The RNA shown here (transfer RNA) has 72 nucleotides and comes from Endomicrobium proavitum. RNAcentral holds the sequence, with entries from ENA and Rfam.

RNA sequence: GCGCUCAUAGUCCAAUGGAUAGGACAUCGGUUUCCGGAACCGACGAUUCCGGUUCAAGUCCGGAUGGGCGCU
Numbered sequence: 001g002c003g004c005u006c007a008u009a010g011u012c013c014a015a016u017g018g019a020u021a022g023g024a025c026a027u028c029g030g031u032u033u034c035c036g037g038a039a040c041c042g043a044c045g046a047u048u049c050c051g052g053u054u055c056a057a058g059u060c061c062g063g064a065u066g067g068g069c070g071c072u
């Protein structure tokens, strides 16, 4: 320098172009307990960025940034 691939919550993962973006763990609150833990209930929390296509984009297209792999 070129090509491929990935980017969603604090972490790990879902999501035929169409529902309020869903689950587990973690965190916080509550119930329970003498106190904790466990269990149960609840809450908080996310689509890397800039454009484009579309009635509608996490998803499709272009570019940027970052990670991984390969070629030279």
Stems, first nucleotide, its partner, number of pairs: 001071007010025004018055001027043005048064005
Description:
Rfam family: tRNA. The family's RNA type in Rfam is transfer RNA. The coordinates come from a structure-prediction model, not an experiment, and the mean pLDDT is 81.